[in-house]
Background: Transfer RNA from a Candidatus Parcubacteria bacterium, 83 nucleotides, folded computationally. The coordinates come from a structure-prediction model, not an experiment, and the mean pLDDT is 81. Its Rfam family is "tRNA". Its family is annotated with triplet codon-amino acid adaptor activity in the Gene Ontology. By type it is a transfer RNA.
């Protein structure tokens, strides 16, 4: 050079017949139990903005198509296998 496999929140990792993105878990963070910690419990936990709500958000750029994480080309990263 060729070919197969992967990238999704802070981390692990779901979701493939194209139909609610982030399930579960681990981290944190606020509460609640305790003299006090650890545990256990609840509640929250991608970004942005004008913040009871709205936009964006599945490596990046187009494409398809009402509807893409998911299918189709190109390109970056990482692993494996041939030369």
């Nucleotide at each position: 050079g060729c070919c197969c496999c992967g990238g999704u929140g802070g981390c692990g990792g779901a979701a493939u017949u194209g139909g609610c993105a982030g399930a579960c878990g681990c981290a944190c963070a606020a509460g609640g139990u305790u003299c006090a910690g650890a545990g256990c419990c609840u509640u929250g936990c991608g970004a942005g903005u004008u913040u009871u709500a709205c936009u964006c958000g599945u490596g990046u750029g187009a494409g398809u198509u009402c509807a893409a994480a998911u299918c189709u080309c190109a390109c970056c990263c990482g692993g494996g296998g041939c030369a």
The sequence is in RNAcentral, with records from ENA.